The RNA shown here (transfer RNA) has 72 nucleotides and comes from a bacterium. It matches the Rfam family "tRNA". Rfam's curators write: Transfer RNA (tRNA) molecules are approximately 80 nucleotides in length. By type it is a transfer RNA.
RNA sequence: AAGGGCGUAGUUCAAUGGGUAGAACGCCGGACUCCAAAUCCGGUGGUGGGGGUUCGAAUCCUCCCGCCCUUG
Repeated sequence: AAGGGCGUAGUUCAAUGGGUAGAACGCCGGACUCCAAAUCCGGUGGUGGGGGUUCGAAUCCUCCCGCCCUUG
C1' cells in the first nucleotide's frame, strides 16, 4: 500500500429477509442469616464516530477511527 473480517451493557455473547435492542455473569438495593456465602425478588446499563437510503437502520450504502488476518 492492496484485499478480507470484526466493533452491541463493566465482561462474554445473541438479535440470521430492515419492524419494541435481549441473556448470562458483574454491580446496586431488598428478603433470608447471629454475620457471611449460597438462594430468591427488584433495579442498573449499550449499538465505535459522521453522512446517506427508508415510514422505519445494530442490520443496507459511504467516509473516518480502532483491532485482527492475508498478500506485496